This is a predicted structure of a 147-nucleotide part of an RNA (small-subunit ribosomal RNA, 3' minor domain) from an uncultured Erysipelotrichaceae bacterium. Its Rfam family is "Bacterial small subunit ribosomal RNA". Its family is annotated with ribosome and structural constituent of ribosome in the Gene Ontology. Model confidence (mean pLDDT): 82 of 100. It was read from a public genome assembly.
[in-house]
Context: one part of a larger RNA
RNA sequence: CACCGCCCGUCAAGGCAUGGGAGUCGGUAAUAUCCAAAGUCGGUAGCCUAACCCGCAAGGGAGGGGGCCGCCUAAGAUAGGACCGGUGACUGGGCUUAAGUCGUAACAAGGUAUCCCUACCGGAAGGUGGGGAUGGAUCACCUCCUU
Numbered sequence: 001c002a003c004c005g006c007c008c009g010u011c012a013a014g015g016c017a018u019g020g021g022a023g024u025c026g027g028u029a030a031u032a033u034c035c036a037a038a039g040u041c042g043g044u045a046g047c048c049u050a051a052c053c054c055g056c057a058a059g060g061g062a063g064g065g066g067g068c069c070g071c072c073u074a075a076g077a078u079a080g081g082a083c084c085g086g087u088g089a090c091u092g093g094g095c096u097u098a099a100g101u102c103g104u105a106a107c108a109a110g111g112u113a114u115c116c117c118u119a120c121c122g123g124a125a126g127g128u129g130g131g132g133a134u135g136g137a138u139c140a141c142c143u144c145c146u147u
Stems, first nucleotide, its partner, number of pairs: 003110001005107001008103002011100001013097004018092003023087006031079004039072001041070004047065003052061003113134009
């Protein structure tokens, strides 16, 4: 590369990440209840027992062991939740990609000035109504300033 310009949205195609989603799979740390190994500790009549005590001895005592009971308790079970992650038919938009489709909304008074809020409507940009701004072109008038 300057109007043969610029530019908006729907739709179609490819790619990327992502939200929702009946669910589904897994993880984490707790909570409540149940059950409870080993072990320490506490208790304990019958069983066992070389060292200490009594006794000539038999035996008895102390202590120890075993068994049993209890407290604490790992693991485990059950229940309803919490948090985190994967996956999920379908679905929502977002970003992106030389040459796709439809129109032409905006930029000049962009051919209905534009924009903001709002309601309704429409394939799409958008349109219409109400209120507001000038960050509107043009023409006329008024006020002020400068010459």